[in-house]
A computed fold for a 102-nucleotide RNA from an Anaerolineales bacterium, annotated as SAM riboswitch aptamer (S box leader). It was read from a public genome assembly, where an Rfam model found it. Its mean pLDDT, the model's own confidence on a scale to 100, is 82.
RNA sequence: CUCUUAUCCAGAGAGGCGGAGGGACCGGCCCGACGAAGCCUCAGCAACCUUUCACAUUGAAAAGGUGCUAAUUCCGGCAGAGAGAAAUCUGGAAGAUGAGAG
Numbered sequence: 001c002u003c004u005u006a007u008c009c010a011g012a013g014a015g016g017c018g019g020a021g022g023g024a025c026c027g028g029c030c031c032g033a034c035g036a037a038g039c040c041u042c043a044g045c046a047a048c049c050u051u052u053c054a055c056a057u058u059g060a061a062a063a064g065g066u067g068c069u070a071a072u073u074c075c076g077g078c079a080g081a082g083a084g085a086a087a088u089c090u091g092g093a094a095g096a097u098g099a100g101a102g
Base pairs, nucleotide, nucleotide: 001102002101003100004099005098006097007096008095013042014041015040016039017038021031022030023029025077026076027075028074043069044068045067048065049064051061052060053059054058073094078091079090080089081088
């Protein structure tokens, strides 16, 4: 990087360095000098893998491997329903993360 598969309306931030961007892409709308990205430390959330226990396929716990800690994946993008538009709803695409494979 590609493929398969599961999940994505819940949850959880302080400090130090740094110094203008960030929220994947596009449009919108937001966040940011009351300090963005990035790096480090500590803390937390969660329960995909793993482990232990109960036990029987489920539940609990959290030592380890990941992940995550503004806004539903921030909202939309494509198709359908909505007589046309819009609100709204459903499915998808794309993306993210885990596990497995090449």